[in-house]
Lysine riboswitch aptamer from Cytobacillus gottheilii, 178 nucleotides, folded computationally.
RNA sequence: AGUGAAGGUAGAGGUGCAAGCUUCAUCAGUAACAGCUUUGAGGAGAAUGAGCUCCGACGAUUUGCUGUGAAAGGGAAUGUUUGCCGAAGCAGGGGGAGACUCAUCACUCGCCAUGCUGGUCUUGCAUUGAAUAAAUGCCGGAUUGUCAAGACAGUAGUCUUGGAGAGCUAUCUCACUG
Numbered sequence: 001a002g003u004g005a006a007g008g009u010a011g012a013g014g015u016g017c018a019a020g021c022u023u024c025a026u027c028a029g030u031a032a033c034a035g036c037u038u039u040g041a042g043g044a045g046a047a048u049g050a051g052c053u054c055c056g057a058c059g060a061u062u063u064g065c066u067g068u069g070a071a072a073g074g075g076a077a078u079g080u081u082u083g084c085c086g087a088a089g090c091a092g093g094g095g096g097a098g099a100c101u102c103a104u105c106a107c108u109c110g111c112c113a114u115g116c117u118g119g120u121c122u123u124g125c126a127u128u129g130a131a132u133a134a135a136u137g138c139c140g141g142a143u144u145g146u147c148a149a150g151a152c153a154g155u156a157g158u159c160u161u162g163g164a165g166a167g168c169u170a171u172c173u174c175a176c177u178g
Base pairs, nucleotide, nucleotide: 001177002176003175004174005173007172008171009170010169011168014085016084017083018082019081020080021079022077023076024075032068033067034066035065036064042055043054044053045052047104048103049102050101051100088117089116090115091114093112094111096109097108098107118144119143120142121141122140124138125137126136127135128134146163147162148161149160150159151158152157
């Protein structure tokens, strides 16, 4: 000096990522409750089946009217605090918990390993959703950082093409080579 190691440490990308708190809008004049009314025997416990429990002619359920009237999830601020730079997100797989019990299945929360995505914005389509908000996925577009190759400059830049975060920069340790 170089090479190797998903080695150690510290960093960079920027409307950077995620979470908590506060406020606001939406959810919604919805759910629920109360009164009257219609109907007249079923109804509730996520859906179905079985069971169990509870309510019900002192009116279940359903219709309409009046009054009172939410919340959760999701969103915004470019607010504040914290943790960070595979930050984080997604996909299927395997366990655990929840909801009266069992079976199927759906939903919510969390754990484990595997795979994909550098970041941001965005058209279209699909899914979720109350939603035209938003999120996720896919094919594109724009932009940006980084590295490699090439060209032009002569300076640390410009342009073209391409790759991916198991990356990039700096530094340390170990081993090997000259």

Its mean pLDDT, the model's own confidence on a scale to 100, is 80.